[in-house]
RNA sequence: GCCGUUGUGGCGCAAUGGUAGCGCAUCACCUUCCUAAGGUGGGGGUUGUGGGUUCGACCCCCAUCAGCGGUA
Numbered sequence: 001g002c003c004g005u006u007g008u009g010g011c012g013c014a015a016u017g018g019u020a021g022c023g024c025a026u027c028a029c030c031u032u033c034c035u036a037a038g039g040u041g042g043g044g045g046u047u048g049u050g051g052g053u054u055c056g057a058c059c060c061c062c063a064u065c066a067g068c069g070g071u072a
Base pairs, nucleotide, nucleotide: 001071002070003069004068005067006066007065010024011023012022013021018055026042027041028040029039030038048064049063050062051061052060
C1' cells in the first nucleotide's frame, strides 16, 4: 500500500429499515444496631467522525479516523 473486521452510557455486550436495550458499576430509598448480602427505583448515549439514500438509518451507500487480523 491492498483486503477483511471491530467502533453503541463509566465497563462488558445486544438490537432483521419503524420509540436504542440488558448485565455490571454508580446514585437514592427500603431492610440491618452497623457493615456485607438482598429488594425497589432513578440518572447517564447526539450509536467513532462527516456526508448520502429513505417518510423513517446502529442497520444500506461513500469518505474519513482509530484498534485488530491477513497479505507482499
A computed fold for a 72-nucleotide RNA from Stereum hirsutum FP-91666 SS1, annotated as transfer RNA. It is recorded under the gene name tRNA-Arg-CCT-1-1. NCBI's taxonomy places the organism under Eukaryota, Fungi, Russulales, Stereum, Stereum hirsutum. The sequence is in RNAcentral, with records from ENA, GtRNAdb and Rfam. It matches the Rfam family "tRNA". It is annotated as a transfer RNA.